[in-house]
RNA sequence: GGGCGUUUAGCUCAGUUGGUAGAGCAGCUCGCUUACAACGAGCAGGUCGUCGGUUCGAUCCCGGCAGCGCCCA
Numbered sequence: 001g002g003g004c005g006u007u008u009a010g011c012u013c014a015g016u017u018g019g020u021a022g023a024g025c026a027g028c029u030c031g032c033u034u035a036c037a038a039c040g041a042g043c044a045g046g047u048c049g050u051c052g053g054u055u056c057g058a059u060c061c062c063g064g065c066a067g068c069g070c071c072c073a
Base pairs, nucleotide, nucleotide: 001072002071003070004069005068006067007066010025011024012023013022019056027043028042029041030040031039049065050064051063052062053061
């Protein structure tokens, strides 16, 4: 330099006829316990990498850039 894949909550990841975004773990509160863990109930947490384009409407489609991974040179 080229090709492919990937970027969504603190972490690991889901999310197809494009129509107001989810899970597990972690965190916080309450219950239970002498206490802790486990368990039960609840709460909070998101510019969906970024800049543009298409569209009435984009996490989703298209292009540029950036980060990460693999392969080729």

Transfer RNA from an Acidimicrobiales bacterium, 73 nucleotides, folded computationally. The source organism's lineage runs through Bacteria, Bacillati, Actinomycetota, Acidimicrobiia and Acidimicrobiales. The coordinates come from a structure-prediction model, not an experiment, and the mean pLDDT is 83. It matches the Rfam family "tRNA". By type it is a transfer RNA.